[in-house]
RNA sequence: UGAAACCUUCAGGGCAGGGUGCGAUUCCCUACCGGCGGUAACGUUUAUAACGAAGCCCGCGAGCCUUUUGGCAGAUCUGGUGUAAUUCCAGAGCCGACAGUUAUAGUCUGGAUGAGAGAAGGAGUAA
Numbered sequence: 001u002g003a004a005a006c007c008u009u010c011a012g013g014g015c016a017g018g019g020u021g022c023g024a025u026u027c028c029c030u031a032c033c034g035g036c037g038g039u040a041a042c043g044u045u046u047a048u049a050a051c052g053a054a055g056c057c058c059g060c061g062a063g064c065c066u067u068u069u070g071g072c073a074g075a076u077c078u079g080g081u082g083u084a085a086u087u088c089c090a091g092a093g094c095c096g097a098c099a100g101u102u103a104u105a106g107u108c109u110g111g112a113u114g115a116g117a118g119a120a121g122g123a124g125u126a127a
Base pairs, nucleotide, nucleotide: 001127006122007121008120009119010118017029018028019027031107032106033096034095035060036059037058038057042052043051044050055094056093063072064071065070076092077091078090079089080088098110099109100108
C1' cells in the first nucleotide's frame, strides 16, 4: 500500500390551479417528480489528470407469483453537429410495484421507525 471477510453510518422525489360529481389530491384539463451502478463527444478547473452529467441505452433494487430450482417486472422518437451521440443541442412525446379508498392513484394512506441496489468511513489479516 492493501484484496477477501468484518464493523459503523448513510441510502426517494412529487397534484399548486381549474372542471364534472352526493362523493375524486384516484376521472378530465393543467401541474409536479425521477433510486443505484455502467457508458458519455458535454460542463467545471491551470489541467495529458480529477470531478459532475441518461426516468425511457445496458444492468441492479424495492414489489408480485412460485414447485424456492425459478418466473414476472415501465417508457423515445424526429431534426442538427460529428469519425463516433436513443447520452450533447433543438423540438415533440412516452413511462411509473403491491394493498387500500364514498370514484379508477407515479404524487394520498399502508406494509415501512422496514428492506435495499449501493455510497462513505473504520479497522487492518493474506499478499
This is a predicted structure of a 127-nucleotide RNA (FMN riboswitch aptamer (RFN element)) from Alkaliphilus serpentinus. The prediction has a mean pLDDT of 78.